[in-house]
RNA sequence: GGGCUGUCAGCGGGAGAGCGUGGAUCAGGGUUCUGGUCCGCCGCCGAAGGUGAAAACACCCGUAAUCUCUCAGGCAAAAGGACCGCUGGCAGUGG
Numbered sequence: 001g002g003g004c005u006g007u008c009a010g011c012g013g014g015a016g017a018g019c020g021u022g023g024a025u026c027a028g029g030g031u032u033c034u035g036g037u038c039c040g041c042c043g044c045c046g047a048a049g050g051u052g053a054a055a056a057c058a059c060c061c062g063u064a065a066u067c068u069c070u071c072a073g074g075c076a077a078a079a080g081g082a083c084c085g086c087u088g089g090c091a092g093u094g095g
Base pairs, nucleotide, nucleotide: 003093004092005091006090007089008088009087010086011085012084013083018042020041021040022039023038024037025036026035027034028033043075044074045073049071050069052067056063057062
């Protein structure tokens, strides 16, 4: 120096599940309708985070998954999104 590992940033990709329903309220529009927010009810999803009765690893210290639970979050779009790729910074390893 290259490579590898970790971390941070940028860019790109990125699933699933009711545009459910009742009430209150706000805005637009004027037969009463449309949309937003909050609270409640029923049904669902798992890939932020979290839990674990836990696959696997480890070896008696434990660690812990894309498994599990659905607390949180989410169920048109938007936002978010585990994870993956590329680029760059930093650190470790380093012939």
Molecule: Glycine riboswitch aptamer
Organism: uncultured Rhizobiaceae group bacterium